[in-house]
RNA sequence: GGUGAACGCUGGCGGCGUGCCUUAGGCAUGCAAGUGGAACGAUGUGACUUCGGUCACAAGUCGCGAACGGCUGAGUAACGCGUAAGUAUCUACCCAAUGGUGGGGAAUACCCAUCCGAAAGGAUGGUUAAUACCGCAUAAGAUCUAUGGAUGAAAGGGCUUAACUGCCCGCCGAUGGAGGAGCUUGCGUACCAUCACGCUUGUUGGUAGGGUAACGGCCUACCAAGGCUACGACGGUUAGGGGAUGUGAGAGCAUGAACCCCCAGAAAGGCACUGAGACACGGGCCUUACACCUACGGGUGGCAGCAACUAGGAAUAGUGCGCAAUGGACGAAAGUCUGACGCCGCGACGCCGCGUGAGGGAUGACGGCCUUAGGGUUGUAGGGGCUCUUUUGCCAGAAGGGAGACCGACUGGAGAAUAAGCACCCGCUAACUACGUGCCAGCAGCUGCGGUGAUACGUAGGGUGCAAGCGUUGCCCGGAUUUACUGGGCGUAAAGCGUUUCGUAGGCUUUUUGGUAAGUUGUACUUUAAAGACCGGGGCUCAACCUCGGAAAGGGGUACAAUACUGCCAGAAUUGAAGAAUUUAGGGGCUACUGGAACUUAUGGUGUAGGAGUGAAAUCCGUUGAUAUCAUAAGGAACGCCAAGGGCGUAGGCAGGUAGCUGGGAAUUUCUUGACGCUGAGGAACGAAAGCUAGGGUAGCGAAGGGGAUUAGAGACCCCCGUAGUCCUAGCCGUAAACGAUGCUCGCUAGGGGUGUGCUCUUCGGAGUGCGUUCCGUAAGCUAACGCGUUAAGCGAGCCGCCUGGGGAGUACGAUCGCAAGAUUAAAACUCAAAGGAAUUGACGGGGACCCGCACGACCAGUGGAGCAUGUGGUUUAAUUCGAGACGAACCGAAGAACCUUACCUGGACUUGACAUUCUAGGCAUUAGGAACCUAGAGAUAGGAUUUGAUUCUUCAUAUGAAGAAACCUAGAACAGGUGCUGUAUGGCUGUCGUCAGCUCGUGCCGUAGGGUGUUCCCUUCAGUGGGGUAACGAGCGCAACCCCUGUCGUAUGUUAUAUUUUCAUACGAGACAACUUAAGUCAUACUUAAGAGGAAGUGGGGACGACGUCAAGUCAGCAUGGCCCUUAUGUCCAGGGCUACACACAUGCUACAAUGGAGCCGACAAAGGGUUGCCAAGUGGUAACACGGAGCUAAUCCCAUCAAACGGCUUCUCAGUGGGGAUUGAGGGCUGCAAUUCGCCCUCAUGAACGUGGAAUUGGUAGUAAUCGCGGAUCAGCCAAGCCGCGGUGAAUACGUUCUCGGGUCUUGUACACACCGCCCGUCAAGGCAGUAAAGUUGGAGGCACCCGAACACCGUUUGUAACGGUGGAAGGUGAAGCCAGCGAU
Repeated sequence: GGUGAACGCUGGCGGCGUGCCUUAGGCAUGCAAGUGGAACGAUGUGACUUCGGUCACAAGUCGCGAACGGCUGAGUAACGCGUAAGUAUCUACCCAAUGGUGGGGAAUACCCAUCCGAAAGGAUGGUUAAUACCGCAUAAGAUCUAUGGAUGAAAGGGCUUAACUGCCCGCCGAUGGAGGAGCUUGCGUACCAUCACGCUUGUUGGUAGGGUAACGGCCUACCAAGGCUACGACGGUUAGGGGAUGUGAGAGCAUGAACCCCCAGAAAGGCACUGAGACACGGGCCUUACACCUACGGGUGGCAGCAACUAGGAAUAGUGCGCAAUGGACGAAAGUCUGACGCCGCGACGCCGCGUGAGGGAUGACGGCCUUAGGGUUGUAGGGGCUCUUUUGCCAGAAGGGAGACCGACUGGAGAAUAAGCACCCGCUAACUACGUGCCAGCAGCUGCGGUGAUACGUAGGGUGCAAGCGUUGCCCGGAUUUACUGGGCGUAAAGCGUUUCGUAGGCUUUUUGGUAAGUUGUACUUUAAAGACCGGGGCUCAACCUCGGAAAGGGGUACAAUACUGCCAGAAUUGAAGAAUUUAGGGGCUACUGGAACUUAUGGUGUAGGAGUGAAAUCCGUUGAUAUCAUAAGGAACGCCAAGGGCGUAGGCAGGUAGCUGGGAAUUUCUUGACGCUGAGGAACGAAAGCUAGGGUAGCGAAGGGGAUUAGAGACCCCCGUAGUCCUAGCCGUAAACGAUGCUCGCUAGGGGUGUGCUCUUCGGAGUGCGUUCCGUAAGCUAACGCGUUAAGCGAGCCGCCUGGGGAGUACGAUCGCAAGAUUAAAACUCAAAGGAAUUGACGGGGACCCGCACGACCAGUGGAGCAUGUGGUUUAAUUCGAGACGAACCGAAGAACCUUACCUGGACUUGACAUUCUAGGCAUUAGGAACCUAGAGAUAGGAUUUGAUUCUUCAUAUGAAGAAACCUAGAACAGGUGCUGUAUGGCUGUCGUCAGCUCGUGCCGUAGGGUGUUCCCUUCAGUGGGGUAACGAGCGCAACCCCUGUCGUAUGUUAUAUUUUCAUACGAGACAACUUAAGUCAUACUUAAGAGGAAGUGGGGACGACGUCAAGUCAGCAUGGCCCUUAUGUCCAGGGCUACACACAUGCUACAAUGGAGCCGACAAAGGGUUGCCAAGUGGUAACACGGAGCUAAUCCCAUCAAACGGCUUCUCAGUGGGGAUUGAGGGCUGCAAUUCGCCCUCAUGAACGUGGAAUUGGUAGUAAUCGCGGAUCAGCCAAGCCGCGGUGAAUACGUUCUCGGGUCUUGUACACACCGCCCGUCAAGGCAGUAAAGUUGGAGGCACCCGAACACCGUUUGUAACGGUGGAAGGUGAAGCCAGCGAU
């Protein structure tokens, strides 16, 4: 784009078309073929009558028609159809011309009578006519013929005339035509080869006869053995064919409704009759099935005609009107008949046309929807008002048309009235928002959408498209160059047969001359029906539609012409091909003979305890003497070095040596033949290994098998044995990643290097030229890329084979081959939306290379065991608020949970609220606010009473008032409020890889692109740090540096301090940069190392600083914030409780287990901080915590704070659960605070638990580090701090090194991974379902074969015979066997 459509929603009118695609299922009822009285006789009925008759109807004989028209598409793969030819033929009615039409006869229907039957119908007798029937005559240019001859027709009727007659319609014979029909032939006409060494016996042909309108095996007899087939016979499946129709640029592909032509059919099958024509839709006979009537004896019927009915189906109309038109039958005509046809009706089924109003109009109304709350949009749209029009529809009239129904130009009237839907809105694809829903409900043509902000679901608003329709579904063409003729491919995506030869058929084929004219080309004529399509006119108001005229393309045929090319015929040639001659290389093949090394075995000698084997072992061999070694013998198999991507062969393949037989190749130059050539469907031959059959052989190796190990297991890898086999002979099999994953032949298109083997030249170096082989490579070209590249995957020619998404499946079935194994050929159902190729970037690897890190190793100290503290899980609870979960949660948020905090629970209260802004109304000096008191209550709160008590602005009058505003109170309304949810809607902040060295960009270049290059490589560095090289050149974020602290020095200043150069503090500077020298490494001016000089210091130490990004990492409970949710509660206030629970598990710490120690006494040395709601001195009291006290200090001044502790000295304890260890508990006190019970800290006395250095495992640390020792601070009333953040004191050990563990970086490699190895993915099993295959069997169908029976009918025979009988053929039916096609079928 289309449709004979159907379905959903909707529906105003008209015109023109169209309408059972399914059951060629069945059909009630009516109609669809009759007509002629001018062919005939007679009777009856009716009407009219002038009574003479006339008209009409009905039955019968006869003529013509009924073979047309109409319907359908079952069958048919065929001379059925189309096209082009032909003729062995026929032809009623019609036309043209021609001749004739004389005279006789016998019957019969109707009718009458009788009879049978339920009916349908029939029998007998009698009467009658004809254009019915039969003779006679005549006769042709008719027919037959033996050429003499013979055969051989007719019908009358009507009108008219006085009549002969005249006219008309007929009849008979013969000729021609037109139209029609029959038959024959060439070409074209679906799919299956899983239908092929196949089909055929009237089969193919001949002779004779029969038959027909006519040729013919059309039929019969005899004879011959032919005929068809790979150019597809035979068989099977499907199907009416064509003009045309749809689509397409075309070539094509699909279709065959309506209209036209042909064919076929008429319930199924067979058969003939009549006739010009039929083997006959509305004729006959027979059989069968079905249906109906019946008195049971017997009869009747055929809608695939028009309507209608029923069934089926997604689905297809009225039991309409009329013969007025067109056409047909009959008739002289009038006319009759005509479901052909013309009309009407039904259906948006299709095409076409029209309408549902037009103009103006902004208060841009109301409403709806959205909103950033301003507005936007619906929208000049609606309404209202104004102006205009009247198609359709309505009313009234009406020319005209029509058989009628009715239609109706035109005229007038009223009236904007009577008239809009459907689909879609993520992309493709025109058109976007809101709400609802929450992987649900649903959508979906493909990709896909939906898991709480869905332009994709549903609804609404808006929009887009089409419009009386719009969508959906089915089917066809296109897009699809996706079967490729036009117009594709085969190295790796699907695809080159394993190979070649002999090579069949077929296709293609060198140069040249002549002929021919089949192909080819041209011209002319003819045909290809009409309709349709195209072009140009015309008619319906236009269009659809109808109509007239014209023309082309393509196909077929005939004639003529041309001769380049192809073909054919004839002649010639030599370059293709083949042959000869002379040389030549070779693991080419077959057969025979033969050789040495090694191995195993046997025998003998020497000799002694092991051997063998492995990652390590064991099985195994060995004291009956192994292994080792020597000698001899036997046996079988394979051939070291040479040896090389070197040679030969068609491929498979071929290797010791010699001989014989034999195939092929290459070179050279002359010679010979003269296109003899190339390819090659089928076919034939060869064809590794394994395997099979028969017979040999068997040293080594070695499927199966046995044993030992390994392992969770080990049906394996490893080890010890070992049978088939491997070897030979004869035969079979016929496959391999049979690979160059690359078919064969010929020609053309730069090179360079190597190698084998010939020839020529040579200055002996080499050069040239052939045939092979191999590598590199663009010059070009090709390719998706990889790559190929004179050995093409380039450019061309010829021929063959093969491919058409993945799986199912190289499978099933069938067939062929095979002894078998199996091979060859080769589907479908079903299922998926991919499968695949090449390359890219990552990630990954029990891949490789290089490098780094307290990563391992080395060393030190721990954790894991005990007690306690803290956090977490779990459990419990009214609540134990919440978050954090490998590293990167767990002394984390929390730098302080008794109340508060507090978010949780229980109970009690409040509702514009504890807090903010605004509005309305009222109050407002008895004001707002403050203070303390009383009552109730747990308190919040409520009530009462007392006292104190401000303040701003404006106006008016005036010094004090009034009014208003602000502020405040009460009531109400907007709103507040939420630690409620979503960290997967977010901002911000943070963790982590990781302080790892990376991550990118611009321009250029390369690539079709993804992308690459730069950033790779070499050296070097902590470092993508630096240098060299380089199609790259530069740049950015990172690294480093700049910043802070600390180590040295200088300058300046300085409170405090008795003082001062020092010290200290503050501020500003200097200094270090592998800078210098020597040596080594290196291409090196880069860099590194060693030594040195100078120096406080030779990468000095620490901090802050965290690239692109990853983890939907963490946080809505710090804050902010979208959306959702609550609103007398999920908000707010209060009291009490809880966050502190306790069988248990984990994490982080503290204290220990002791003598390097505990205890007592004495003696030393810091740094950094903090302090007015504070630090608090001296002094006094208390054993102590602490109290009293109050000096000083807003701090270099005073205080915390004293001797800081470890440390040093002296004394004691003496290896024990001890004077180690301090948990737990009791008693008594102190402090903070409204408050210490749940639930604080401290002191004293008493008590005195586990614990004796900690399993598997695991953490930190490389130097002022670990370890150890104390001090301070934040938070804070106090403190559960043993935590965190800082400060200083004392102060080690070890690092061979990078194999391994973990993590990371760079390059490279493989990849079927890309939420990226925590990936992907395979097979069995369990359960259910679906499709297919096999299957004992079973059910059905179609066709043929053989036999039996056999109607109508045909033929033959018997018979006087039309009767009857017999025979042959013959539909249907029956029986049997074999095969085919389907359905079902446990398993």
Predicted 3D model of a 1387-nucleotide RNA (small-subunit ribosomal RNA) from an uncultured bacterium. Model confidence (mean pLDDT): 82 of 100. RNAcentral holds the sequence, with entries from Greengenes. Rfam family: Bacterial small subunit ribosomal RNA. Gene Ontology terms of the family: structural constituent of ribosome and ribosome.